[in-house]
RNA sequence: GGGCGGUUAGCUCAGCUUGGUAGAGCAUCGGUUUUACACGCCGAGGGUCAGAGGUUCGAGUCCUCUACCGCCCA
Numbered sequence: 001g002g003g004c005g006g007u008u009a010g011c012u013c014a015g016c017u018u019g020g021u022a023g024a025g026c027a028u029c030g031g032u033u034u035u036a037c038a039c040g041c042c043g044a045g046g047g048u049c050a051g052a053g054g055u056u057c058g059a060g061u062c063c064u065c066u067a068c069c070g071c072c073c074a
Base pairs, nucleotide, nucleotide: 001073002072003071004070005069006068007067010026011025012024013023020057028044029043030042031041032040050066051065052064053063054062
């Protein structure tokens, strides 16, 4: 230098074929339970979907560029 994959909540990830309200588990906080803690159960908070631009009535999803991480080729 070239090719491919990845970047979404504090962490691990889903979000598909087909663009239409951003989600799950764990963690955190509150309640319940217990003498108390843990477990269990119920609930809540937490997001610039890596960054910028474009297409569209509408973009996590499509297109372009950039950054970072991984693999392969030279």